[in-house]
């Protein structure tokens, strides 16, 4: 940087440094000198790897360790339904993206 598999409803903060951006992308809409991105420390969330108990079409518990995460979002492409002038609402799927694990 790719491949495969699984998940994406939810959840969870402060201090220090830093000094203007950030929310993946596009559009919107938001956050931000009452301090953005990023780095460090501590805390927390979660339970992918891990440990234990179980199962044999299986989950459950733990959180020492390895990761990850700690504003809130909507639309994007196809399609069903409601409504139909338009708008809008709702269901399903795909694509993209994010995380973990094995391996390349």
């Nucleotide at each position: 940087g790719g491949c495969u598999u699984a998940u994406a409803c939810a959840g969870a903060a402060a201090g220090g440094g830093g000094g203007a951006g950030a929310g993946a992308c596009a559009g919107g809409c938001u956050c931000c000198g009452u301090g953005a991105a990023c780095c460090c420390u501590u805390a927390g969330c979660a339970a992918c790897u891990u440990u234990c108990c179980g199962u044999u079409g299986a989950g459950g518990a733990a959180u020492c360790a390895g990761u990850g995460c700690u504003a809130a979002c909507c639309u994007g492409c196809c399609u069903g339904a409601a409504u139909c002038a338009a708008c809008u609402u709702u269901g399903g799927g795909a694509c993209c993206u994010a995380u973990a694990a094995c391996g390349c």
A computed fold for a 104-nucleotide RNA from Siphonobacter aquaeclarae, annotated as SAM riboswitch aptamer (S box leader).
Lineage of the source: Bacteria > Pseudomonadati > Cytophagales > Cytophagaceae > Siphonobacter.
Of the family's consensus pairs, 97% are formed in the model.